A computed fold for a 187-nucleotide RNA from a soil metagenome, annotated as Lysine riboswitch aptamer. The sequence is in RNAcentral, with records from MGnify. Of the family's consensus pairs, 98% are formed in the model.

RNA sequence: UAGAGGAGCGGCACGCAUAAGUAGUUGAGGUGAGAGCGAAUCGGCUCUGCGACCUUCAGCGAAAGGGUAAGCGGAUCGUGCCGCCGAAAGUCGUGCGUCGAUUCAACGUAUGGCUUGGGUUGCAGCGUGAACAACCUGCAAACUGUCACCCCGGGGCUUCCUUCGAUGGAAGCGGGGUGGAGCGCUA
Numbered sequence: 001u002a003g004a005g006g007a008g009c010g011g012c013a014c015g016c017a018u019a020a021g022u023a024g025u026u027g028a029g030g031u032g033a034g035a036g037c038g039a040a041u042c043g044g045c046u047c048u049g050c051g052a053c054c055u056u057c058a059g060c061g062a063a064a065g066g067g068u069a070a071g072c073g074g075a076u077c078g079u080g081c082c083g084c085c086g087a088a089a090g091u092c093g094u095g096c097g098u099c100g101a102u103u104c105a106a107c108g109u110a111u112g113g114c115u116u117g118g119g120u121u122g123c124a125g126c127g128u129g130a131a132c133a134a135c136c137u138g139c140a141a142a143c144u145g146u147c148a149c150c151c152c153g154g155g156g157c158u159u160c161c162u163u164c165g166a167u168g169g170a171a172g173c174g175g176g177g178u179g180g181a182g183c184g185c186u187a
């Protein structure tokens, strides 16, 4: 520099379900002074006796984030496109952003350290979340790819050495066992 692992990783768009008959909103009642901007305090802004917040009944009624049916395969699958193989994910610290200040939280982003080869299933758990989904963490099981070492090797194929000669060997190759980690592996 170029590649490989497999139902591999991530992103975008569209469809579908969920979120949810929720938030919100309209009308008719009740109540009668507060309500909203993540939490607390101070400040600022907006709405409010032309009725706030809350609540009853009736009507209308979303979105974001996260997810991905059946069949085949036989552990999981929506379609298409794009970027890739520390792909990516998590965790800890720091800087910046959210109406301002302080502290905390959540999310986003940049950066540094550390951890994880990969996906699946099951169990347990904290956090995010509407969720028993999904993500995350840990453990277990088998599977899978890679390298190292050891063992077995009938046949076929390739390369090298040897031989009159596939004659005899070695390596590749196939199977099994044990172990390691992607700053790895192959050329």
Stems, first nucleotide, its partner, number of pairs: 001187003006085001008084007015068002024060007034047004038104006088116011117144002120141006127135002146180008157172005